RNA sequence: UAGGUAGGCUGGGCGAUCGCUCCGACGCUGUCGGGGAGGAAAGUCCGAGCUCCACUGGGCAGGGUGCUGGCUAACGGCCAGGCGGGGUAACCCGACGGAAAGUGCCACAGAAAACAUACCGCCCCGCUUGCGGGGUAAGGGCGAACCGGUGAGGCAAGAGCUCACCGCUCCGGUGGCAACACCGGGGGCACGGCAAACCCCACCCGGAGCAAGGCCGAAUAGGAGGACUAAGGGCGCCCGGCCCGUCCUCGGGUUGGCUGCUAGAGGCGUCGGGUAACCGGCGUCCCAGAUAGAUGAUCGCCGUCCCGUUGAAAGACGGGAUACAGGACUCGGCUUACAGGCCUGCCUAUCAA
Repeated sequence: UAGGUAGGCUGGGCGAUCGCUCCGACGCUGUCGGGGAGGAAAGUCCGAGCUCCACUGGGCAGGGUGCUGGCUAACGGCCAGGCGGGGUAACCCGACGGAAAGUGCCACAGAAAACAUACCGCCCCGCUUGCGGGGUAAGGGCGAACCGGUGAGGCAAGAGCUCACCGCUCCGGUGGCAACACCGGGGGCACGGCAAACCCCACCCGGAGCAAGGCCGAAUAGGAGGACUAAGGGCGCCCGGCCCGUCCUCGGGUUGGCUGCUAGAGGCGUCGGGUAACCGGCGUCCCAGAUAGAUGAUCGCCGUCCCGUUGAAAGACGGGAUACAGGACUCGGCUUACAGGCCUGCCUAUCAA
């Protein structure tokens, strides 16, 4: 210098005018002062707090998670490590427990798909010379996958038939908390794959959600209970019965108001522990609470980037762009969207000293 890789930050600024919402003060139809969206406020996909309901305990059913260790309030999250795969490397990706508990499946092709098997070829034998019998998994062919791989010996041709190395498996040892790694010895190899098929194993899991939930008064309509009468009205009249009336009490509904509501697993700084995630001490700060939903609109100046003209360059002039998106109880994550800009670690290649 070029290419790559991992991560972090930022997400326009200033002013003027007119407005919106919350809080406070005051001399209160207002005035003044202060606060007023995000890194994702989003999707609502996980996990919690909080609230109400349910709940003796245990099991079954159902759902979830799934290498190991750690972090955490918790998690399907994060950190560190192991193993497997990819990359020259930095680094990236992985539903990564069990197939020797049982059941099931393995399409098409192919001779044959789980227990064996002979289509071509090879070898031996026989004869009718292209057919029959037998041997053979080394070669061809099929397939996602074909009964360990490479080499040598051996053989009629072959074959773990024998041997060496590799792989597999069993046993022992060493290191590591562990996943696992390494070393030594035995076994000629027996045991294909699929559990994002049922299943088995280990661990976890009650439901609904702030429109949760709590509180409040009046009016009106209606309900329940009681009292009233010397009564009254209606059911044509009388008895009886029913309905209406006045007052009091009770509990609920609609609408509305208050609360929950924003000081919290909180932010920032610093010191300490830890490889890290994270944890602890000290100091400091208060940082949206609307309810049909405020945080906006217009103008001016300046940034940043791109294009054109001009210029040796610096620059000047003109034009364009300036993202994704916006709280609604609150937090921890994940995922997705994002114009432009800035910073850092590491790797590879080339050049120079």
Predicted 3D model of a 353-nucleotide RNA (Bacterial RNase P class A) from a Dehalococcoidia bacterium.
RNAcentral holds the sequence, with entries from ENA.
Rfam family: Bacterial RNase P class A. Its family is annotated with dimeric ribonuclease P complex, tRNA processing and ribonuclease P activity in the Gene Ontology.
NCBI's taxonomy places the organism under Bacteria, Bacillati, Chloroflexota, Dehalococcoidia.
A source record names the gene rnpB.
The model forms 96% of the base pairs in the Rfam consensus.